[in-house]
Molecule: transfer RNA
Organism: bacterium
C1' cells in the first nucleotide's frame, strides 16, 4: 500500500424489496412477596461513525474520510 468485514438505545445485537427504526440485558414507575432481592406490568431512552451524493423517500443504494477486526504485498 492492497482487498474484505463490521460501527444501529448505556451494554450486547436484530433489522426483508429502499416506505411508521426494534429485542435481550441495564435504568425510571408500580404491583406482588419469597426482600442485599426475585418475579410480573408499565415507561424513558437513538444525529444509525462523520460528510456528500441519488431518490418523492435512504439504517439500507453511490462516493470520500474515521476507527476496529481479519487477509494479503512490499522491505528488513
Nucleotide at each position: 500500500g492492497g482487498g474484505c468485514c463490521g460501527u444501529u438505545a448505556g451494554c450486547u445485537c436484530a433489522g426483508u424489496u429502499g416506505g411508521u427504526a426494534g429485542a435481550g440485558c441495564a435504568c425510571g414507575u408500580g404491583a406482588c412477596u419469597u426482600u442485599u432481592a426475585a418475579u410480573c406490568a408499565u415507561g424513558g431512552g437513538g444525529u444509525c461513525g462523520c460528510g456528500g451524493g441519488u431518490c418523492c423517500g435512504a439504517g439500507u443504494c453511490c462516493c470520500g474520510c474515521a476507527c476496529g477486526g481479519c487477509c494479503u504485498a512490499c522491505c528488513a